[in-house]
RNA sequence: GUCCUGUGACCGCUGAAUCCGCCUUGCGCGGAGCCGGGGACCCAUGUCCUUUGGGGUGAAUCGGCACCUUGUGUGCCGUAGGGCAGCUUCCACGCCCGAACCCGUCAGCUAACCCGGUAAGCGGCAUGGAAGCAAGG
Numbered sequence: 001g002u003c004c005u006g007u008g009a010c011c012g013c014u015g016a017a018u019c020c021g022c023c024u025u026g027c028g029c030g031g032a033g034c035c036g037g038g039g040a041c042c043c044a045u046g047u048c049c050u051u052u053g054g055g056g057u058g059a060a061u062c063g064g065c066a067c068c069u070u071g072u073g074u075g076c077c078g079u080a081g082g083g084c085a086g087c088u089u090c091c092a093c094g095c096c097c098g099a100a101c102c103c104g105u106c107a108g109c110u111a112a113c114c115c116g117g118u119a120a121g122c123g124g125c126a127u128g129g130a131a132g133c134a135a136g137g
Stems, first nucleotide, its partner, number of pairs: 010124005018032005023026001033118006043108001053106001054103004062078006068071001081097004086133007
């Protein structure tokens, strides 16, 4: 000097997943904020059964091809949609994601009302232009 790894602080990214208080300091409790679900009239939907069950969170849906153990399968290529450093919006370029899980035969919307969640995983100069804010000097 370079590379790799670990830890702490700080600054960020996806996401609702942050902050505060209390004590008995923990398999804690409570609150605020944010997020989600259920739930009338009206409106909408013809309804029920036979399993092609139906539904929810989420950007994560829908296809084509191939393979095989023909399945809610595997893989590759796309795609609805989504993300990327002061913030929001628009434009351009580029790079990514396009999953997973849950309810349990049941739920349209939905005021009152009722019930829950507040995780997890990554990164370390972060592309450029316009408008408006914000911050700093």